About this RNA
Predicted 3D model of a 271-nucleotide part of an RNA (large-subunit ribosomal RNA, domain VI) from Candidatus Omnitrophica bacterium CG11_big_fil_rev_8_21_14_0_20_64_10. Model confidence (mean pLDDT): 89 of 100. Rfam family: Bacterial large subunit ribosomal RNA. NCBI's taxonomy places the organism under Bacteria, Pseudomonadati, Candidatus Omnitrophota.

Context: one part of a larger RNA
RNA sequence: CGCAAGGAAUCUUGACGGGGGUUGUCCGUAGUACGAGAGGACCCGGACAAACGAACCUCUGGUGUCCCAGUUGUGCCGCCAGGCGCAAACGCUGGGUAGUCAUGUUCGGUUGGGAUAAGCGCUGAAUGCAUCUAAGCGCCAAGCCCGCCUGAAGAUAAGGAUUCCCUGGACCGCAAGGUCCCUAAAGGCCCCUGGUAGAACACCAGGUUGAUAGGCUGGAGGUGGAAGCGGGGCGACCCGUGCAGCUGACCAGUACUAAUAGGCCGUGAGG
Repeated sequence: CGCAAGGAAUCUUGACGGGGGUUGUCCGUAGUACGAGAGGACCCGGACAAACGAACCUCUGGUGUCCCAGUUGUGCCGCCAGGCGCAAACGCUGGGUAGUCAUGUUCGGUUGGGAUAAGCGCUGAAUGCAUCUAAGCGCCAAGCCCGCCUGAAGAUAAGGAUUCCCUGGACCGCAAGGUCCCUAAAGGCCCCUGGUAGAACACCAGGUUGAUAGGCUGGAGGUGGAAGCGGGGCGACCCGUGCAGCUGACCAGUACUAAUAGGCCGUGAGG
């Protein structure tokens, strides 16, 4: 921009695409059929596994650059105590929430229908027999079409359903329509707070009739027992107060802060 007949929101149909499609071992049937024996099934049913794939984070773990703790050197806060800076994205070390990830977890390939290949048949002539084929009819693959997952109406043949919105005037014109005045719906956007989204855009949740983000409060989880004070020890240090103190992303609650205010597009019943 279009979507030959208004605009909008929501939900969809599916032309046509994409993905998927794997295999092994063991057990039962059954030491049966078969076979002199050795050996040893079809069919059918079941279990487990490998590789591959998708999703996810409950579990097991990795990461988690400042969430907690320990600690070396040095500088600083006058000193003690208590802290902070620096040691080249954490000085080093031990842990670690959310998120993310796999080595972790769950799930997947199936079943089924249709038409077939090779192949196996029925009926059956040409050719009084025979013949699966010439007419006709059946069975049969990991393969083909459908089925499963998924994109999809620019599928220009531009699809469908539901609901919502707009019912002014004058003049010109045969009409389509044009000009001016009035009007500006449903809905959308700008803008703003954000993230289940994300390179930009888009998408999604919200914008006071509000829990969208921050803060605060409570909780979870993490760290692992704060400071101060008291007690003990010559001391390093230990014990008590006290599963303490601190705590990013997690879960809630709460309008304290910020989403204020405002602007724009979109029309007037539809060849």